The part of an RNA shown here (small-subunit ribosomal RNA, 3' major domain) has 478 nucleotides and comes from an uncultured bacterium. The full RNA is in RNAcentral, with records from ENA. The coordinates come from a structure-prediction model, not an experiment, and the mean pLDDT is 84.
Context: one part of a larger RNA
RNA sequence: UGACGGGGACCCGCACAAGCGGUGGAUGAUGUGGUUUAAUUCGAUGCAACGCGAAAAACCUUACCUACCCUUGACAUGUCUAGAAGUUUCCAGAGAUGGAUUCGUGCUCGAAGGAGAACUAGAACACAGGUGCUGCAUGGCCGUCGUCAGCUCGUGUCGUGAGAUGUCGCGUUAAGUCGCUUAACGAGCGAAACCCUUGUCCUUAGUUACCAGCGGGUAAAGCCGGGGACUCUAAGGAGACUGCCGGUGUUAAACCGGAGGAAGGUGGGGAUGACGUCAAGUCCUCAUGGCCCUUACGACCAGGGCUACACACGUACUACAAUGGGAGGUACAAAGGGUUGCUAACCUGCGAAGGUACGCCAAUCCCAAAAAACCGGUCUCAGUUCGGAUUGGAGUCUGCAACUCGACUCCAUGAAGUCGGAAUCGCUAGUAAUCGCGGAUCAGCACGCCGCGGUGAUACGUUCCCGGGCCUUGCACA
Numbered sequence: 001u002g003a004c005g006g007g008g009a010c011c012c013g014c015a016c017a018a019g020c021g022g023u024g025g026a027u028g029a030u031g032u033g034g035u036u037u038a039a040u041u042c043g044a045u046g047c048a049a050c051g052c053g054a055a056a057a058a059c060c061u062u063a064c065c066u067a068c069c070c071u072u073g074a075c076a077u078g079u080c081u082a083g084a085a086g087u088u089u090c091c092a093g094a095g096a097u098g099g100a101u102u103c104g105u106g107c108u109c110g111a112a113g114g115a116g117a118a119c120u121a122g123a124a125c126a127c128a129g130g131u132g133c134u135g136c137a138u139g140g141c142c143g144u145c146g147u148c149a150g151c152u153c154g155u156g157u158c159g160u161g162a163g164a165u166g167u168c169g170c171g172u173u174a175a176g177u178c179g180c181u182u183a184a185c186g187a188g189c190g191a192a193a194c195c196c197u198u199g200u201c202c203u204u205a206g207u208u209a210c211c212a213g214c215g216g217g218u219a220a221a222g223c224c225g226g227g228g229a230c231u232c233u234a235a236g237g238a239g240a241c242u243g244c245c246g247g248u249g250u251u252a253a254a255c256c257g258g259a260g261g262a263a264g265g266u267g268g269g270g271a272u273g274a275c276g277u278c279a280a281g282u283c284c285u286c287a288u289g290g291c292c293c294u295u296a297c298g299a300c301c302a303g304g305g306c307u308a309c310a311c312a313c314g315u316a317c318u319a320c321a322a323u324g325g326g327a328g329g330u331a332c333a334a335a336g337g338g339u340u341g342c343u344a345a346c347c348u349g350c351g352a353a354g355g356u357a358c359g360c361c362a363a364u365c366c367c368a369a370a371a372a373a374c375c376g377g378u379c380u381c382a383g384u385u386c387g388g389a390u391u392g393g394a395g396u397c398u399g400c401a402a403c404u405c406g407a408c409u410c411c412a413u414g415a416a417g418u419c420g421g422a423a424u425c426g427c428u429a430g431u432a433a434u435c436g437c438g439g440a441u442c443a444g445c446a447c448g449c450c451g452c453g454g455u456g457a458u459a460c461g462u463u464c465c466c467g468g469g470c471c472u473u474g475c476a477c478a
Stems, first nucleotide, its partner, number of pairs: 001478002004474002007472002010469004015462002019427005026318001029315005034309002042053002064304003070298001073127001077126002079123005086103001089100004107116003129293002132291003138287002140282002143278001145276001150189006156165003169180003195270004200238007210227002214225003241264001244258005320420001324379002328375003336367003341360002346355003386417001391412007433455007
């Protein structure tokens, strides 16, 4: 000087408290451990691994296993030789591949012989190739403490020196934020601001959006003429700054209350992550040193596996019901996606879906029905008209192909489960909870992930637990 203390003082945070809803019990889903296996590819392991890499494992992916099979190689550059490239058909084989067959002569330069480019085949060698090892050799990227308020430097001063001071003290702040004091005076990286979005208004613009007034029109409808008001769209501006008033404070910084205002003291949300810590994570994104393999640890291909199952854990889903279930009727979104696509309407089917087919490269058409909600009627507390696992049968769709191993539909079946021990998690406002909708990936497959809106609560303190900041103290640690 740090780190540490079941030392002290002060402060903060859904840290606790006050609450709301969960997890832990059940079924199945998913990831992991373990076990099994020819293989169950590999990585991630307290917080900060475990619906994680994987925004899609039937084949492919795929790295694993078994069998078949290739050796200048699936891929790159260079040399030589031959042929344009390519096309058709057949046989063997699980395919890779092996064998046979057919048509075909292009482009550029040159008068011509010929030469060249691209591609294919063959030969020999340089080499290719490796998701092989080392993240404790590395770059890059990234997690974490933590959006915590810290981390430093120049000059000066103090100290023999390591170092200290500044950065401490008092007040204040979300903040090393600002003010005052001051052997310090300044400065940098952080904080804040600048950026995006949302909340109000104005201007401009008016189609595919809008419809107040005018005219037409319908069963209904911006449907038509038209309009530029409103909504909206999207470009530019305005607006919030403790600016104003009162009080407190040291006459300061600031705090409390108020006015006006759509918004008030950082308005809400996002992006943004200092010096560093964990030899944290990643050599399987990529790059890369070293080591290793080179008729194999490389390459091709078929089938299997990653989907196994006495069990254990994590994360979400659905429930256990009446604030509910089932049937009928009636409303109201936002944000997205669409040409190998979204598909209206009509017809067929109980249905998944199929048939035909309009429109739309989309503020125009489509996906599209929002759901919870509301209205009246039904069930009447039961393992039930709760719950839906499991199983049998019949089907639909995608796709060469759903046996291992897809999703969905219909009929039948109707398991556990009556609110969950110790323990433990999230959350302070349009938040929790609850309800549906969309997207990426994607042929198909979503209870996951990322977004969107609808309905919409409880709480207002710092004694304690946890984490953090700052000052101080002790120290046998560095």